[in-house]
């Protein structure tokens, strides 16, 4: 000099305060959401004698809904501001 993580503040969506049983600890049922986390994959690249078959790598706010969630609170991807100051480089 650059400026990663962490931390602080602010903003921050969706979807039943559902039903049944109950020893009030919980158990079961139906319906939903997509923005913690997790899984899937397009182009492209690579392997393949070959532009074939087949295989590998491969992103998302897309998709799945395992996990999580469906009043408020909490959480919350992401965004802005601040603090901080890793690696590379000099």
């Nucleotide at each position: 000099a650059c400026g990663a993580a962490u931390c602080u503040c602010u903003g921050g969506a969706g979807a039943g305060a559902c039903c049944u049983u109950u020893u009030u600890g919980a158990a079961g049922g139906c319906g939903c959401c997509g923005a913690a986390g997790g899984g899937g994959c397009a182009a492209a690249u690579c392997c393949g004698a070959a532009c074939a078959a087949g295989g590998a790598u491969g992103a998302c706010a897309c998709u799945c809904u395992c996990a999580g969630g469906c009043a408020a609170a909490a959480g919350g991807a992401c965004a802005g501001a601040g603090c901080a100051g890793a690696a590379c480089c000099c």

About this RNA: A computed fold for a 90-nucleotide RNA from a Clostridiaceae bacterium, annotated as Glycine riboswitch aptamer. It was read from a public genome assembly, where an Rfam model found it. Model confidence (mean pLDDT): 82 of 100. Rfam family: Glycine riboswitch aptamer. Rfam describes the family as follows. This family represents the bacterial glycine riboswitch. NCBI's taxonomy places the organism under Bacteria, Bacillati, Clostridia, Eubacteriales, Clostridiaceae.